[in-house]
Molecule: TPP riboswitch aptamer (THI element)
Organism: Thalassovita taeanensis
């Protein structure tokens, strides 16, 4: 210099359904997916499919749901720096 690669510190992005049963002003138990269904927690930060938007889409399954698939590499969407690593030139010491 670079930002391919590994790490770490800070910093930020983001969800949070659906079904029974009780309670009734949103809590408690219990099923489902799922990293994660309010966790001192998970994920995801431009190497971006975390997540939004299309969408009260369209197909299939399901007691029900983004469950599954399509839509889709479609439109969007949060980073900075240290350390190591790598590679170039310059100096300058030695053979």
């Nucleotide at each position: 210099a670079c930002g391919u690669u590994g790490u770490g510190a800070c910093a930020g992005g983001g969800g949070c359904g659906u079904c029974c049963g009780g309670a009734u002003u949103g809590c408690c138990g219990g099923g489902c997916u799922g990293a994660g269904a309010a966790g001192c927690a998970c994920c995801c930060u431009u190497u971006g499919a975390a997540c939004c938007u299309g969408a009260a889409c369209c197909a299939g399954a399901u007691c029900a749901u983004g469950c599954u698939g399509g839509c889709g590499g479609a439109g969007g969407a949060a980073g900075u720096c240290g350390c190591g690593g790598u590679u170039u030139c310059a100096g300058c010491c030695c053979c």